[in-house]
RNA sequence: CGGGGUGUGGCUCAGUUGGUAGAGCGCUUGGUUCGGGACCAAGAGGUCGCACGUUCAAAUCGUGUCACUCCGA
Numbered sequence: 001c002g003g004g005g006u007g008u009g010g011c012u013c014a015g016u017u018g019g020u021a022g023a024g025c026g027c028u029u030g031g032u033u034c035g036g037g038a039c040c041a042a043g044a045g046g047u048c049g050c051a052c053g054u055u056c057a058a059a060u061c062g063u064g065u066c067a068c069u070c071c072g073a
Base pairs, nucleotide, nucleotide: 001072002071003070004069005068006067007066010025011024012023013022019056027043028042029041030040031039049065050064051063052062053061
């Protein structure tokens, strides 16, 4: 320098024929317990790496760009 892959709650990841953003773990509160753990119930937490564009509508499509990673030179 060229090409490919990945980027989504604190962590690990789902979600693509465009249509209200989810799960497990963790966290908070309550119950249970002498207390803890385990279990049960409820809850908080993400402008989907960033910018622009297409569209009535974008995590999803297009362009550019950043980070990590793989291959080639």